[in-house]
RNA sequence: GGAGAGCUCCAGACGGUCGCUUCUCGCUUUCGCGGGGAGAGGAAAGUCCGGACUCCCACGGGCGGCAUGCUCGCUAACGGCGAGGCGCGGCGACGCGACGGAAAGUGCCACAGAAAACAUACCGCCUGCCGGGCGCGAGCCCGGUCGGUAAGGGUGAAAAGGUGCGGUAAGAGCGCACCGCUCCACCGGUGACGGUGUGAGGCACGGCAAACCCCAUGCGGAGCAAGACCAAAUAGGGAGGCGGAUCGCGGGCUGCCCGUCCCGCUCGCGGCGCAAGCCGCGGCCGCUUCCGGGUAGGUCGCUCGAGGUCGCCGGCAACGGCGGCCCCAGAUGGAUGACCGUCACCCGCCGGGAGACCGGCGGGCACAGAAUCCGGCUUACGGAGCUCUCCGGCC
Numbered sequence: 001g002g003a004g005a006g007c008u009c010c011a012g013a014c015g016g017u018c019g020c021u022u023c024u025c026g027c028u029u030u031c032g033c034g035g036g037g038a039g040a041g042g043a044a045a046g047u048c049c050g051g052a053c054u055c056c057c058a059c060g061g062g063c064g065g066c067a068u069g070c071u072c073g074c075u076a077a078c079g080g081c082g083a084g085g086c087g088c089g090g091c092g093a094c095g096c097g098a099c100g101g102a103a104a105g106u107g108c109c110a111c112a113g114a115a116a117a118c119a120u121a122c123c124g125c126c127u128g129c130c131g132g133g134c135g136c137g138a139g140c141c142c143g144g145u146c147g148g149u150a151a152g153g154g155u156g157a158a159a160a161g162g163u164g165c166g167g168u169a170a171g172a173g174c175g176c177a178c179c180g181c182u183c184c185a186c187c188g189g190u191g192a193c194g195g196u197g198u199g200a201g202g203c204a205c206g207g208c209a210a211a212c213c214c215c216a217u218g219c220g221g222a223g224c225a226a227g228a229c230c231a232a233a234u235a236g237g238g239a240g241g242c243g244g245a246u247c248g249c250g251g252g253c254u255g256c257c258c259g260u261c262c263c264g265c266u267c268g269c270g271g272c273g274c275a276a277g278c279c280g281c282g283g284c285c286g287c288u289u290c291c292g293g294g295u296a297g298g299u300c301g302c303u304c305g306a307g308g309u310c311g312c313c314g315g316c317a318a319c320g321g322c323g324g325c326c327c328c329a330g331a332u333g334g335a336u337g338a339c340c341g342u343c344a345c346c347c348g349c350c351g352g353g354a355g356a357c358c359g360g361c362g363g364g365c366a367c368a369g370a371a372u373c374c375g376g377c378u379u380a381c382g383g384a385g386c387u388c389u390c391c392g393g394c395c
Base pairs, nucleotide, nucleotide: 001391002390003389004388005387006386007385008384009383010382012343013342014341015340016339017338018337020039021038022037023036024035025034026033027032041367045378046377048376049375050374051373052372053223054222055221056220065219066218067217068216069215070084071083072082073081074080085099086097087096088095089094100214101213105212106211107208108207109206122153123152124149125148126147128145129144130143131142132141133140134139161179162178163177164176165175166174180203181201182200183199184197185196186195187194188193227300228299229298230297237291238290239289240288241287242286243285244284247282248281249280250279252278253277254276262271263270264269265268307326308325309324310323311322312321313320314319345364346363347362348361349360350359351358352357
């Protein structure tokens, strides 16, 4: 100098003017006014995971469903974090991993290939047999066939341990050596796991569980628009009182007048019924009093909390313990802003200077805005610093 890896920090500063939300003090009958204090983030975002809190449900257990899945630890909890193991990638710093079970069962493995899993045989290799040819002969060659074989060729992402020697008709863990594998024992480790063995076994059937499934662990539902309280106008509901109209039903009393139907007769009177009036109950309308539910609106929930910070102690760490100090947004159509000036940082242009640089002008200065709170994850995004790795050059 170049290329990388990991971690940490900041999120423009100061001043002025005009505003917004909230707390507090003072004044004020009230409306308000004045002084003082506080007022977004590392992600406030996505709402993905976990909890607190609230309401509903719930005897206990099972089935089902969903999620998680190496080990140990941390935590209120987690699918998060820390440390470690194993595997993979990288020369390396370091990064990534749904990383339990495929000898519980079922299923799948495109194309190619004989065969994709109770193995099998296309080419090839080999013994025997049959036929033919050649050769004096031992035998050789060609074709067919019953078989043997899996070393070689070929297919495939993947072909039934690998290499070598022996062995054989040709071959083969068939035998042996080494490597690998399984089991066992011992040692180390809390554990995942690692190491060792003249140990046992010729080796015990490839992959896929982000296919069904099995095993283990966890999980009731809805969410601050949760939920609690106060509570208007209007409309509607319930109860009571008063009044009106007369509708229905019931009961008794009166039955005067008018009309009419029926019966009787001495023919204009009598009886009966309808109708009418009064009372009670029910319905309807109006006025009025009270009760209860809901809405608008308001109050609480609401921000002091698994809180922050400093120091010490324990722990590799995540984190935990003790002590001191601090109070740090609570809006509800939703405050936390706008403008101006100076400085800082970056870029461009112009001028000066040998250069470092200096001056002037213009522009830029990320992602993004709390809404019950907290722990994480993920995503978006500007800059600075520290440590480490690899390569090259110079001394």
Molecule: Bacterial RNase P class A
Organism: Thermoanaerobaculia bacterium